[in-house]
Context: one part of a larger RNA
RNA sequence: CUGGGCGUAAAGAGCGCGUAGGCGGCCACUUAAGUCGGCUGUGAAAGGUCCCGGCUCAACUGGGAUAGGUCGGCCGAGACUGGGUGGCUCGAGGGCGGUAGAGGAAGGUGGAAUUCCCGGUGUAGUGGUGAAAUGCGUAGAGAUCGGGAGGAACACCAGUGGCGAAGGCGGCCUUCUGGGCCGUACCUGACGCUGAGGCGCGAAAGCGUGGGGAGCGAACUGAAUUAGAUACUCAGGUAGUCCACGCCCUAAACGAUGGACGCUAGGUGUCGGGGGUAUCGACCCCUCCGGUGCCGAAGCUAACGCAUUAAGCGUCCCGCCUGGGGAGUACGGCCGCAAGGCUAAAACUC
Numbered sequence: 001c002u003g004g005g006c007g008u009a010a011a012g013a014g015c016g017c018g019u020a021g022g023c024g025g026c027c028a029c030u031u032a033a034g035u036c037g038g039c040u041g042u043g044a045a046a047g048g049u050c051c052c053g054g055c056u057c058a059a060c061u062g063g064g065a066u067a068g069g070u071c072g073g074c075c076g077a078g079a080c081u082g083g084g085u086g087g088c089u090c091g092a093g094g095g096c097g098g099u100a101g102a103g104g105a106a107g108g109u110g111g112a113a114u115u116c117c118c119g120g121u122g123u124a125g126u127g128g129u130g131a132a133a134u135g136c137g138u139a140g141a142g143a144u145c146g147g148g149a150g151g152a153a154c155a156c157c158a159g160u161g162g163c164g165a166a167g168g169c170g171g172c173c174u175u176c177u178g179g180g181c182c183g184u185a186c187c188u189g190a191c192g193c194u195g196a197g198g199c200g201c202g203a204a205a206g207c208g209u210g211g212g213g214a215g216c217g218a219a220c221u222g223a224a225u226u227a228g229a230u231a232c233u234c235a236g237g238u239a240g241u242c243c244a245c246g247c248c249c250u251a252a253a254c255g256a257u258g259g260a261c262g263c264u265a266g267g268u269g270u271c272g273g274g275g276g277u278a279u280c281g282a283c284c285c286c287u288c289c290g291g292u293g294c295c296g297a298a299g300c301u302a303a304c305g306c307a308u309u310a311a312g313c314g315u316c317c318c319g320c321c322u323g324g325g326g327a328g329u330a331c332g333g334c335c336g337c338a339a340g341g342c343u344a345a346a347a348c349u350c
Base pairs, nucleotide, nucleotide: 003322004321005320006319007304008303012318014201015200016199017198021194022193023192025088026087027086028085029084030083031082033081034080035077036076037075038074039073040072041071042069048066049065050064051063052062053061054060091191092188093187094186095184096183097182098181099180103177104176105175106174107173108172109171110154115149116148117147118146119145120144121143125136126135162169163168206247207246208245209244210243211242215241216240220236221235222234223233258317259316260315261314262313263312266295267294268293269292270291271290272289273288274287275286276285299306300305323350324349325348332343333342334341335340
């Protein structure tokens, strides 16, 4: 000495549950598999190293010594790891008492607005743009009032806010249901962490069957613009967007930052809960726990920056990277109705 890395250079799996495996708190006793020591056996020859010698030297080669092991046996040590036994409570889980929330599913319901239909008033425009035109309108539009239908989304509250593992979640009510936080210290007694495979969830678009269709709107048509305009702007408009069930499984699925635990200055805001102080009480103030932001010490970093929500200091486990292009492609396999997805090269070239 016995790789180095993964926020932005190549690199954290989109997220979770969990199998095997890996790793694992405190105390005592025990065992002796790992570990360590001693003795002994064996470790052919060639080869390696050292010494001496032979070919004129060297390569080559003869002799001697020595090194060389996840090796066997016996004896011993008992700190650490492992096995066994007994115990503990701070890790983990549970009980009890509180508590916040757009967490999920189903059912119901409300108002505003857009559009359409019917009716009233009313008459020549309206709409749109940079300017226009297409379009709509004397078969009565636009405007305005009343009535009705239907679909989708929920202004204000709203927050640098909250909840969820992630995707994501926002009117109101009811039912069912998951998780969290705080307090207590009553119970269990290491029951833990991670997680190859596996299983499940997974925005939007897309697909299948059936429904629904107000607004918006790929494709498409028309009007403009332009040298052209398969665009940007305008008038229309199908799929889709919505619902049920079944698929698809991708993303700048981002904090571009895997998970768990411990440790390492502070300041300031905010959300949830507890304690204290104060008060008639609510505030205010002090403090503890959990979340979410900003600013910063040490330290880290190529820099930018990160900084108790680490990218700091450590331990454990998983995933991943190894020059650019070829290429996330071909081939093969697996999956899919398809679209395609997952896995994943090489020649060649710089």
The prediction has a mean pLDDT of 88. Predicted 3D model of a 350-nucleotide part of an RNA (small-subunit ribosomal RNA, central domain) from a metagenome. The RNAcentral record of the full RNA draws on SILVA.